[in-house]
Context: one part of a larger RNA
């Protein structure tokens, strides 16, 4: 490289848009660019084959034929791909009806709670642990009532329910926005699908400038345990968690499972439409889940939401260990990320 592969053996990019490339329904008509057929020239000699021939044979020398990936030029075919015209409506899109949702953004608002802090009550212990000690507390602590601030998160409701590309989203109401199913019928006429670069989102932790800080808690400080205990358990605690604006761009960013169309049994339960019925229940799109026909898989296990049988395109793998390191280049304040190795060794 070819093959062969990527759910768990290595191997699916964290996800989207979308550029270039590749890939493309349906039909008529031209075209002849791929495609195919013939025909001429070209393929040099030597080698190498076949088949004569010369050295007593061979090796060696020679005559003659055949082969020859292909390029090139010329008549012809027109199924198929391509290109050019006209067309179609089954793919993909607009319009329009009703519902459904924790889809994002911003604003106000509210209740439990924790902690604080004032104040009655009350008077000895609280807390905490396997035991305990630090801590707290006769300057009145724990408990209890009332009030007050102030942070941050929103029991029930709540669900293999629901949305979103994914990351992820859950307290009410408002205000602006995004995306999808369903339903009938009109329009548009391949307008598609993927998708290297680019570009835009991306948990937590850091960072960088200003705020907030109630609880939590890395570092850090003390009490235990222990042979030692830089821990596991306790008291206490600073960054940070929180806002804003700007980085970082990484996760077991999992379904460890790109992304699209089509084909193949069904049976059970929620979720959103829809029809048909008075209801029960049926039917039929879509979405989530369980179990399974066919097949499939080294087994496990997948099974119309495929890992099954195909096609298009992308990313990626290629003995372990050195190593996702060095070097170098891009990126970022910085930590670092990103792209990537060789010696050598088994």
């Nucleotide at each position: 490289c070819u093959g062969g592969g990527c759910g768990u053996a290595a191997a699916g990019g964290g996800u989207g848009u979308g550029u270039a490339g590749g890939u493309g329904g349906u039909u008529a008509u031209g075209u002849a660019c791929g495609u195919u057929u013939g025909u001429u020239g070209u393929g040099a000699a030597a080698g190498g084959u076949c088949u004569g021939g010369g050295c007593u044979u061979a090796a060696c020398c020679u005559g003659g034929g055949a082969u020859g990936g292909g390029c090139a030029a010329u008549g012809g075919a027109a199924a198929c791909g391509g290109c050019a015209u006209g067309g179609c409506u089954a793919g993909a899109g607009u319009u329009u009806g009703g519902a459904a949702g924790g889809g994002g953004a911003g604003a106000a608002c509210g209740g439990a709670a924790u902690u604080g802090c004032g104040u009655g009550u009350g008077g000895a212990g609280a807390g905490g642990u396997g035991a305990a000690a630090u801590u707290c507390g006769u300057a009145g602590a724990u408990a209890u009532g009332c009030g007050c601030a102030g942070g941050a998160a929103c029991a029930c409701c709540g669900g293999u329910g629901g949305u979103g590309a994914a990351g992820a989203c859950g307290g009410u109401u408002c205000u602006c926005u995004g995306g999808g199913a369903c339903g009938a019928a009109a329009c548009u006429g391949a307008c598609a699908c993927u998708g290297a670069g680019g570009c835009a989102c991306g948990a937590a932790a850091g960072c960088g400038u200003g705020g907030g800080g109630a609880g939590c808690a890395a570092a850090c400080a003390g009490g235990a345990u222990u042979a030692g205990a830089u821990a596991c358990c306790c008291u206490g605690g600073u960054a940070g968690u929180c806002c804003a604006c700007g980085c970082c761009g990484u996760a077991a960013a999992c379904g460890a499972u790109g992304a699209g169309u089509g084909c193949u049994a069904g049976a059970u339960g929620g979720u959103g439409g829809g029809g048909c019925g008075g209801a029960a229940g049926u039917u039929u799109c879509a979405g989530c889940a369980u179990c399974g026909a066919a097949g499939u898989u080294a087994a496990c296990g997948c099974g119309u939401u495929a890992a099954g049988c195909a096609c298009u395109c992308c990313g990626c793998c290629u003995g372990g260990g050195g190593a996702g390191u060095a070097c170098g280049g891009u990126c970022g304040c910085a930590a670092g990320a990103u792209u990537a190795a060789a010696a050598c060794u088994c």
The prediction has a mean pLDDT of 90. The part of an RNA shown here (small-subunit ribosomal RNA, central domain) has 346 nucleotides and comes from bacterium symbiont of Euplotes sp. The full RNA is in RNAcentral, with records from ENA and SILVA.